[in-house]
RNA sequence: GUGCAGCGCGUCUAGGGUUCCGGCCGCUUCGUUCGGCGGCGCUGGUCCGAGAGACGCGCUUCAGGCGACUUUCCAGGCCUGAAGACACGGCGGGACAAAAUCCCGGGAGGU
Numbered sequence: 001g002u003g004c005a006g007c008g009c010g011u012c013u014a015g016g017g018u019u020c021c022g023g024c025c026g027c028u029u030c031g032u033u034c035g036g037c038g039g040c041g042c043u044g045g046u047c048c049g050a051g052a053g054a055c056g057c058g059c060u061u062c063a064g065g066c067g068a069c070u071u072u073c074c075a076g077g078c079c080u081g082a083a084g085a086c087a088c089g090g091c092g093g094g095a096c097a098a099a100a101u102c103c104c105g106g107g108a109g110g111u
Stems, first nucleotide, its partner, number of pairs: 007058006015048002020045002022042001023040006059084008086106001088109001092104003
């Protein structure tokens, strides 16, 4: 200088909107409740939800132990422990009803 890797799943959270439920407002009604229609994202429920958030499980690597035959070493397997670091970031586009720290994307770019 160049290239590659930096894993998967689940439950949540920050965050996000508005299909559905609930709430609020208006209309409908002589009036109230119920119902119907329209509007409002509303500190609510459902819903979406992180590479750079949390936890758990798996997975990988390393170390130790157990481990069939008389013994020794040991494969697969099982158990235990350790490690899995770091991480600035658009514009634009995409999905679902819609939006987003979702996806394109550890992308472009920057250091």

Predicted 3D model of a 111-nucleotide RNA (Guanidine-I riboswitch aptamer) from uncultured Methylopila sp. It was read from a public genome assembly, where an Rfam model found it. The coordinates come from a structure-prediction model, not an experiment, and the mean pLDDT is 77. NCBI's taxonomy places the organism under Bacteria, Pseudomonadati, Alphaproteobacteria, Methylopilaceae, Methylopila.